[in-house]
RNA sequence: CGCCGAAUCGUGAAUUCGAACCGGGGAACCACUGCACCAUUGGGGUGAAUCCGCUGGACUCCCAGCACAUUGGAGUCCCGUGGUAGGGCGUACUUCCCGACCCGAACCCGUCAGCUAACCCGGUAGGCGUUUGGGGAAGAA
Numbered sequence: 001c002g003c004c005g006a007a008u009c010g011u012g013a014a015u016u017c018g019a020a021c022c023g024g025g026g027a028a029c030c031a032c033u034g035c036a037c038c039a040u041u042g043g044g045g046u047g048a049a050u051c052c053g054c055u056g057g058a059c060u061c062c063c064a065g066c067a068c069a070u071u072g073g074a075g076u077c078c079c080g081u082g083g084u085a086g087g088g089c090g091u092a093c094u095u096c097c098c099g100a101c102c103c104g105a106a107c108c109c110g111u112c113a114g115c116u117a118a119c120c121c122g123g124u125a126g127g128c129g130u131u132u133g134g135g136g137a138a139g140a141a
Base pairs, nucleotide, nucleotide: 001129002128003127004126008019009018010017020124021123022122023121024120025119030114042112043109044108045107046106051083052082053081054080056078057077058076059075060074061073062072086103087102088101093139094138095137096136097135098134
């Protein structure tokens, strides 16, 4: 000087207070609602971070079978790996096109919560890049 993110500004000894931004809870109306069967690791929230395969490993169950074993099948979890819904990046701002690169996590509540006016409660962290930025178009100021 910039980027991800709500995570900035002012005051100040101090999240002390305020503004701003962000998140959660919370009426009416609306939505959900019945029956049967099966399975299960209840359900929910922040976030772009969902979903589908493959290899290997662990565990459980099922079938064939006199029994054991083996083989086969299904499910769950873990490591690795491929893709994917979706997300980021264009250096004063917004949108669009092309190209290239990257992310596609992590955590929280605690048996409980649809939406939701009034009202109530909370957060304002952390992490990174770089010295004229990758090209074009439109707009606003």
Molecule: c-di-AMP riboswitch aptamer (ydaO/yuaA leader)
Organism: soil metagenome